A computed fold for a 125-nucleotide RNA from a Fidelibacterota bacterium, annotated as FMN riboswitch aptamer (RFN element). NCBI's taxonomy places the organism under Bacteria, Pseudomonadati, Fidelibacterota. The prediction has a mean pLDDT of 78. Rfam family: FMN riboswitch aptamer (RFN element). Rfam links the family to the GO term FMN binding. The sequence was found by an Rfam model in a public genome assembly.
RNA sequence: ACUCGUCUUUGGGGUAGGGAGAAUUUCCCUUCCGGCGGUAAAAGCCCGCGAGUUCCGAAAAAAUUGGAACUGAGAUCGUGAAAUUCGGUCGCCGACGGUUACAGUCCGGAUGAUAAAAGAUAGCG
Numbered sequence: 001a002c003u004c005g006u007c008u009u010u011g012g013g014g015u016a017g018g019g020a021g022a023a024u025u026u027c028c029c030u031u032c033c034g035g036c037g038g039u040a041a042a043a044g045c046c047c048g049c050g051a052g053u054u055c056c057g058a059a060a061a062a063a064u065u066g067g068a069a070c071u072g073a074g075a076u077c078g079u080g081a082a083a084u085u086c087g088g089u090c091g092c093c094g095a096c097g098g099u100u101a102c103a104g105u106c107c108g109g110a111u112g113a114u115a116a117a118a119g120a121u122a123g124c125g
Stems, first nucleotide, its partner, number of pairs: 002125001005121006016030004032104001033094002035049004044092002052070007074090005096108003
């Protein structure tokens, strides 16, 4: 210095105004929000990961754990050595269950889980 192991901590934001209505933070208009790693340069919409749903397996069972399938959205101009990442313009997307009315934002699973980040520690080579 590198690799592996163990432990600790951290680890998701956002509905405001107006309209119609018996009733909507759910509809319509205008606003608001954007996890993690990568990428010649900074990304919600380039590549991948996580969250979610379903299914299969390991374990007597449970805790736990391995795997498979499904899982959203961008064009264009400019600058530059380099950008679908920056600047301009126009646009688009957002799990499941609940609800007096259809939810990215309200309530719930969730004081959860997790990608991952930082740190500590011991040992082997």